Record summary: This is a predicted structure of an 87-nucleotide RNA (c-di-GMP-I riboswitch aptamer) from Desulfallas sp. Bu1-1.
RNA sequence: AUCCACCGAGGGCAAACCCGUUGAAAGGCGGGGGCGCAAAGCCAUGGGUCUAAGGCGCAGAAGCGUUAUGAUCGCCAGGUUGCAAGU
Numbered sequence: 001a002u003c004c005a006c007c008g009a010g011g012g013c014a015a016a017c018c019c020g021u022u023g024a025a026a027g028g029c030g031g032g033g034g035c036g037c038a039a040a041g042c043c044a045u046g047g048g049u050c051u052a053a054g055g056c057g058c059a060g061a062a063g064c065g066u067u068a069u070g071a072u073c074g075c076c077a078g079g080u081u082g083c084a085a086g087u
Stems, first nucleotide, its partner, number of pairs: 005087002012037002017032006035074001041080003045077003048072003054067005
C1' cells in the first nucleotide's frame, strides 16, 4: 500500500402512522414522524411477494377467473460502487 472481516465517531438513510400529491391499483414522490439499517447506496438479472388497468376466458348482466408489460432492492440471492480512526 492493497484485500477480507470486525467496529460505528462525525455524519447518513428512514418503518408504522398523519397530511399533501400522483397512479386503475399495488405503489411512487414531498412534508412531518422514527421502527429499524454498516450498504436501508445503485441495478428488477433469478426466485418470492403485492396489484390487475389493458388483454383473454366465463356470464344475460352485475360480476368472477386468469394474465405483468405495473410495483417491491426495508423479502432473499446475484452484480456493482463507496465509508474516519482503530482491531
It matches the Rfam family "c-di-GMP-I riboswitch aptamer". Rfam links the family to the GO term cyclic-di-GMP binding. The organism belongs to Desulfallas, within Bacteria.